[in-house]
RNA sequence: UGCCGAAUCCCGUGCGCACAGCGCCGGGAGCGGAGGAACCGCAGGGACUGUUGCAGGUCCCAGGGGCGAAUCGGACGAACACAGGUCCGUAGCGCAGCUCUUUCAGCGCGAGCCCGUCAGCUAACUCCGCAGGCGAUCGAAAGAGA
Repeated sequence: UGCCGAAUCCCGUGCGCACAGCGCCGGGAGCGGAGGAACCGCAGGGACUGUUGCAGGUCCCAGGGGCGAAUCGGACGAACACAGGUCCGUAGCGCAGCUCUUUCAGCGCGAGCCCGUCAGCUAACUCCGCAGGCGAUCGAAAGAGA
């Protein structure tokens, strides 16, 4: 002096302290996320039962979903195969010179975690989060705004 990210700001004649403030507790604003009608959309496989046939019922197998940019493909890998792992790409995402959008150039990311057989969309309504982690002495152009 900045970056990723929703993860910031304010109030309290509430409490505590090392007292211009900090911590805890409570509340508000703002930002972010989830659940949740109608309408619309969707309706796995097998067996048995049932029916004129369909529908329906029972059992078994396989699941499914969320936050996030973080998806998808290929190669290598102990004898085949698989797995941990490595590498190359890729949807997509990020990178201060007041802010936003677009273009070019350059440099990076392309993870991880959670729910637990369950959730499509979704007005009213209900619930939840406001963390954590980083680095820089600096590429250019156009438009709009301040």
Molecule: c-di-AMP riboswitch aptamer (ydaO/yuaA leader)
Organism: soil metagenome